This is a predicted structure of a 355-nucleotide RNA (Bacterial RNase P class A) from a marine eukaryotic metagenome.
RNAcentral holds the sequence, with entries from MGnify.
Its Rfam family is "Bacterial RNase P class A". The family is grouped with related families in Rfam's "RNaseP clan".
RNA sequence: CAGGUUGUCGCUGGACCUUGCGGUCUGGAGGAAAGUCCGGGCUUCAUAGGACAGGGAGCUGGAUAACGUCCAGCGGGGGUGACCCUAGAGAUAGUGCCACAGAAAGCAAACCGCGUUCCGCCUUCGGGUCAGAACGUAAGGGUGAAAGCGUGGGGUAAGAGCCCACGGACCUGUGCGGUGACGUACAGGUCGGUAAACCUCUCCCGGAGCAAGAUCGAAUAGAGGACGUUUGAGAACGGUCCGUUUAAUGUCCUCGGGUGAUCGCUUGAGCCGCACAGUAAUGUGUGUGCCAGAAGAAUGGCAGCCACCCUGGGUUGGGUGACCAACCCAGGGAACAGAACCCGGCUUACGGCCU
Numbered sequence: 001c002a003g004g005u006u007g008u009c010g011c012u013g014g015a016c017c018u019u020g021c022g023g024u025c026u027g028g029a030g031g032a033a034a035g036u037c038c039g040g041g042c043u044u045c046a047u048a049g050g051a052c053a054g055g056g057a058g059c060u061g062g063a064u065a066a067c068g069u070c071c072a073g074c075g076g077g078g079g080u081g082a083c084c085c086u087a088g089a090g091a092u093a094g095u096g097c098c099a100c101a102g103a104a105a106g107c108a109a110a111c112c113g114c115g116u117u118c119c120g121c122c123u124u125c126g127g128g129u130c131a132g133a134a135c136g137u138a139a140g141g142g143u144g145a146a147a148g149c150g151u152g153g154g155g156u157a158a159g160a161g162c163c164c165a166c167g168g169a170c171c172u173g174u175g176c177g178g179u180g181a182c183g184u185a186c187a188g189g190u191c192g193g194u195a196a197a198c199c200u201c202u203c204c205c206g207g208a209g210c211a212a213g214a215u216c217g218a219a220u221a222g223a224g225g226a227c228g229u230u231u232g233a234g235a236a237c238g239g240u241c242c243g244u245u246u247a248a249u250g251u252c253c254u255c256g257g258g259u260g261a262u263c264g265c266u267u268g269a270g271c272c273g274c275a276c277a278g279u280a281a282u283g284u285g286u287g288u289g290c291c292a293g294a295a296g297a298a299u300g301g302c303a304g305c306c307a308c309c310c311u312g313g314g315u316u317g318g319g320u321g322a323c324c325a326a327c328c329c330a331g332g333g334a335a336c337a338g339a340a341c342c343c344g345g346c347u348u349a350c351g352g353c354c355u
Stems, first nucleotide, its partner, number of pairs: 001352001003306007011028007030336001034347002037345005042209004054205005059073005074088001075086004089200002094198002096194003111141002113137006120130001121128002149167006168191010213263004222255009234246004265296001271289001272287006308333011
């Protein structure tokens, strides 16, 4: 990138004609329409402000409507190299943890070894360093992912950053370079790891989602009100009258609100071309056209030709050869997948071809 084209038969949105069916013109899936993981628009509900809790993000600068995305860098890691990868705040706030192995795993530790002393033993009487005990020792061995920074020297009974020189890592301060992360030089200090353990610090976060939601609506049941009509002259309140309520029914109005209708629904942070700005992500300007909108169900089938891939055969050309290229013939193949409110990302699926 996601076959092209012609014919034919269909499906579906819109416009027009006709109106009884219908006819003409025109539009009609994707790079992922998918997963629904992240971020927004939009709708509705909630909401003074702030704090706690909970969830998330975590080097720097930039892009953006926003992002956990993208771009350019810094630091770290890998590669001879072109280049590639990156889980990146804090271990000097505090707490915890460090399996197995090992004597000892965090106010370190004595198994072997090394050294001193004592006792026993042996002795050629100088000692031997054979067995044991106490103490010292982190050099060496061994265990481990990791044993208190590394190498060398001094020192010591033997040893040790105990001291010294050089070097490594981290922290702090200052100078210089950089918007910044950071780099570099000097000085001082420190020297296990783990925050993908709790935690600390900084920043962000209301819920539900287009079946959201809005409008119309005598579809129906039911409810209420106004004005009448009819019957009775009843019943209730009341000692009686007036009066009020009470029955049936008509018209009108209101509420009600469906498997009803319409809107939301596709003109958009859009797509495509060009110019300019920018290293880039991206932005600005301009041109052109409107480019799916459903029953939440259309977008397809068949045939021919061309192009592509695979297998087999043949011809020609190149090559010593293995083999390669072009053409012809036959057979086969052509993926993943399918809009449903709309965008920006991420991830996953994908025959074949190209870089």